[in-house]
Notes
This is a predicted structure of a 74-nucleotide RNA (transfer RNA) from a Candidatus Moraniibacteriota bacterium.
């Protein structure tokens, strides 16, 4: 240089044939319980879906470019 894969919450990931307001587990915070702590229970917060542009009534999802990470190849 070329080819392929990946990038979604603090962490690990789901969501793919475009269509309800973007979700789960763990973690965090608060509550209740307890003599107290932990576990378990209830609730809450947390996301420019890597960035930009395009297509569309509508994009995390399709197209193009850029950035980062991983792998393959001369």
């Nucleotide at each position: 240089g070329c080819c392929g894969g990946c990038g979604u919450a603090g962490c690990u990931c789901a969501g793919u044939u475009g269509g309800u307001u973007a979700g789960a587990g763990c973690g965090a915070u608060g509550g209740a319980c307890u003599c107290a702590u932990a576990a378990g229970c209830c609730a809450u917060a947390g996301g420019u879906c890597a960035g930009a542009g395009g297509u569309u009534c509508a994009a995390a999802u399709c197209c193009u470019c850029u950035c980062g990470c991983c792998g393959g190849u001369a």
The source organism's lineage runs through Bacteria, Bacteria candidate phyla and Candidatus Moraniibacteriota. It matches the Rfam family "tRNA". From the family's description: Transfer RNA (tRNA) molecules are approximately 80 nucleotides in length. Its family is annotated with triplet codon-amino acid adaptor activity in the Gene Ontology.